[in-house]
């Protein structure tokens, strides 16, 4: 320098519920909260996955229903980049 594990510390981050607020919804912000994480840190125009269906395309008839996302969204899904402390 590089890898491997994580006993202790110290310090981060925050799930689900609930508040306002934005959005058609997914979901996003803000306080609350503590379900976990050693990347849960950053990437959604490298790639799989999931989600959602507003415009739009259809079916069909006043009740709707179906397809469709590069220009919607998720990184706490997997994956990619980068990286703290201690200790073998």
């Nucleotide at each position: 320098g590089a890898g491997u594990c994580g006993a202790a510390a110290a310090g981060g981050c925050a799930a689900a519920g609930c508040u306002a607020c934005c959005g058609a919804a997914a979901g996003g912000u803000u306080g609350u909260g503590a379900c976990g994480c050693a990347a849960a840190g950053c990437u959604a125009a490298a790639g799989g996955g999931g989600c959602u269906a507003a415009a739009g395309c259809u079916u069909a008839u006043u009740g709707a229903g179906g397809c469709c996302a590069g220009a919607g969204c998720c990184a706490g899904c997997c994956a990619g980049c980068u990286g703290c402390c201690u200790g073998u």
c-di-GMP-I riboswitch aptamer from a Syntrophomonadaceae bacterium, 88 nucleotides, folded computationally.
Taxonomically the source falls in Syntrophomonadaceae (Bacteria, Bacillati, Clostridia, Eubacteriales).
It was read from a public genome assembly, where an Rfam model found it.
The coordinates come from a structure-prediction model, not an experiment, and the mean pLDDT is 75.